Predicted 3D model of a 348-nucleotide part of an RNA (small-subunit ribosomal RNA, central domain) from Candidatus Uzinura diaspidicola str. ASNER. It matches the Rfam family "Bacterial small subunit ribosomal RNA". Rfam links the family to the GO terms structural constituent of ribosome and ribosome. Its mean pLDDT, the model's own confidence on a scale to 100, is 86.
[in-house]
Context: one part of a larger RNA
Order: sequence, then structure tokens, then C1' cells
RNA sequence: UUGGGUUUAAAGGGUGUGUAGGCUGUUUAUUAAGUCAGUAGUGAAAGCUUACAGCUUAACUGUAAAAUUGCUAUUGAUACUGGUAAACUUGAGUAAGAUUGGAGCAUCUGGAAUGUAUGGUGUAGCGGUGAAAUGCAUAGAUAUCAUACAGAACACCGAUAGCGAAGGCAGGUUGCUAAAUCUUUACUGACGCUCAGUGCACGAAAGCGUGGGGAGCAAACAGGAUUAGAUACCCUGGUAGUCCACGCCCUAAACGAUGAUCACUAGCUAUUGGAAAAACGAUAUUCAGUGGCUUAGCGAAAGCGAUAAGUGAUCCACCUGGGAAGUACAGUCGCAAGAUUGAAACUC
Repeated sequence: UUGGGUUUAAAGGGUGUGUAGGCUGUUUAUUAAGUCAGUAGUGAAAGCUUACAGCUUAACUGUAAAAUUGCUAUUGAUACUGGUAAACUUGAGUAAGAUUGGAGCAUCUGGAAUGUAUGGUGUAGCGGUGAAAUGCAUAGAUAUCAUACAGAACACCGAUAGCGAAGGCAGGUUGCUAAAUCUUUACUGACGCUCAGUGCACGAAAGCGUGGGGAGCAAACAGGAUUAGAUACCCUGGUAGUCCACGCCCUAAACGAUGAUCACUAGCUAUUGGAAAAACGAUAUUCAGUGGCUUAGCGAAAGCGAUAAGUGAUCCACCUGGGAAGUACAGUCGCAAGAUUGAAACUC
């Protein structure tokens, strides 16, 4: 390399969008580039292969044939691929009507809880644990009532549910933006699918920069315990951070450990959003999702099973023994932390 693979053994890119490229519905006509056939030329000799011959045989040598799978020219064929022209509607999209949702951004706003401050009542404890202690408290704590302020998160509803490309998204209101699904089958007429490049955009948490904010929680840190020790688990405190704005970082068990798209292949059951028939309480149907069980089939098994890991097609990404190592070096990116691309010696 071919072949073979990628849920769990090595292996699906974190996600989308999209360029080149690859692949691509139905019908007709034409062309003849690919493709196929004939003919001609060329494809050095030697070698290889076959036949015969010459050295007593063989190696060796000679003669002839075959082969040289190729290239060029030319004459034809036209099913398929390609080109050109025309047409079609089922793929794709548009329009109209309706529906749906924690989809996104911004504004305004609500109550509970927590903490703090002030005032009232009230008196000796509170707090915490396995048990304690550190801690708080007669300068009046804890508890309780009233008032005020602050920041963060949104109980119940709540779900095996919903939405989003993924990350993710939940108190309420309003505005703006985007999407999906269903119905009609009106319009366009293949306009499609997948996508290398670190193209462009997004991307939890932590972390970084500048400026705010800071209730609770809480790395670091301090103290108290535990213990042989205890740089921990438990307790009392507590700073970054967590929150907001703007700008970076670009990584996760970024998981369904399962790339995207299309077609086909028994059923049963639950549920979300629509639709039509029929018609008032139930039944059966259909489209798009979300779950459970399972047939065939697949699988090393666990299991998967129309939301496939089944049967096929197209395109992309990735894998090739363990360690060394996601390390070194170099390039690119970054304020830094580091990210990305990514070896070898050696060793088993």
C1' cells in the first nucleotide's frame, strides 16, 4: 500500500456554516471526451515463455514463434459516465394559513430565603460535633418582633416532558430576533448531499486583562479537632473566584464514549406538537419528534434492533502493539496559563 476497522478492544473531528474537490432525481434529442470493437503503425536487441536444433548430456548457445498487457492514427458502436439543447416533478426551496416551545438578546418587575444595620422585648448562654474544641456572647449574643438596605438564586408547577447545531436553556412582563412542525399542493424546476484548508462563526467550567459588584458559598490561607503522623476527610473563620460590562482563552468523560445525508427491512406500547375522517365517548388513521420492549438481521459478548450497532449508497474525519508521549524540537496562535500540529533514540 491493498485488505480490515472506529458504542465498550487503537480509532467519529466539541458544534455549525461553507470554498475547492468528490458524489448526484426522471424523460427526450444530439455529440462521441471517457468506454467498447476492427484495422494500420510503433512497442531496439538481449532476457522471460513455447517449439525445434548444436556441443556425448546439462549448464550454455542458435533459429523460429509467442509475449511486449502500452502509445499513436484511423474507421465504427452508443447501453452507461461526461458535454450540449429541451422538458418534467417525486429531491430541495418559496408562498399562504395555523400551531408549538426553560431557543436567543434587551428592558422593566415579584416573593420567599440569607446576611447586615437600627430600634423594641428578653437573659445567659449560643454555635458546632461521633465526642469536643477553636469561634460568638453581660460593651447584652442566640431567640423573637418591626423597619431599612444589599447581592445572588428562582421552591411548588417539573416530567421517563419541551427547545436549541453543539456548548446549553427555567420566577413574571413587554419588545426585538431566529427556528421547527402541520395543512393546502399554489409557485420555482435538481436549485441537491458531503465537505480538505485549523477558511469563518459559536463553544461548559476553570483561568487571564480593565472597570464595577460582593449576600451566600468557597480553592489558597489561619485556627480547632482526629491521628503514630494528618500539608486530608470533620468543625470555626476566610481571600481570590463565583455575579455584571467589555476583551481574551478554546479546553472537558465537549458522551449516545455511536460523523453527516439518502433509501429499504415484522410488530407491541407510552408520550409531546399538529392534521383529517367520523362524531360526542370512545375507536381506529396519518405526519414530525421523544421513550420502553422486541422479530429478522447484526455483534466477541454486553447488547443494538425503523432514533440500528440491520441491508445498501455518497462524502468527510480517524486507527494500525505497550511504554517513552500527547513528551522533545520546530512552526502557528495566546498578555500569560497554555492550546494546536506532533516525532525519535531506547525499552518490553